[in-house]
Molecule: Bacterial small signal recognition particle RNA
Organism: Planctomycetota bacterium
């Protein structure tokens, strides 16, 4: 110097881990009136029987808000693990040639 093997380094992506409400799901909350249902009281119509509209309240929710990574997905990484690939890289070993 050449060849081969191996380890490390580099790249890629898999699994796991951690993080991130970024999206969805779920839970809670959430409308004086301009959502719905039920509408006390009161009001209106009627001779009456009854009927009507409908405030408050209650219930269910819309927009919105909060939460949930021990719900799913996405994304991220000075993390772990093993796999693949590349290399004019680094180290070790072996062989050959030369000085």
């Nucleotide at each position: 110097g050449c060849c081969g093997a191996u380890a490390g380094c580099c790249u890629u992506g898999g699994c796991a881990u951690a993080g991130u409400u970024c999206c969805g799901g779920c839970u809670c909350u959430g409308a004086a009136c301009c959502u719905g249902g039920u509408c006390a009281g009161g009001c209106c119509c009627g001779a009456a029987a009854g009927g009507g509209a409908g405030c408050a309240g209650c219930c269910a929710u819309a927009a919105g808000g909060a939460g949930u990574u021990a719900c799913g997905g996405g994304c991220u990484a000075g993390u772990g693990u093993g796999a693949a690939g590349u290399g004019u890289c680094u180290g070790u070993c072996g062989g050959c040639c030369g000085a």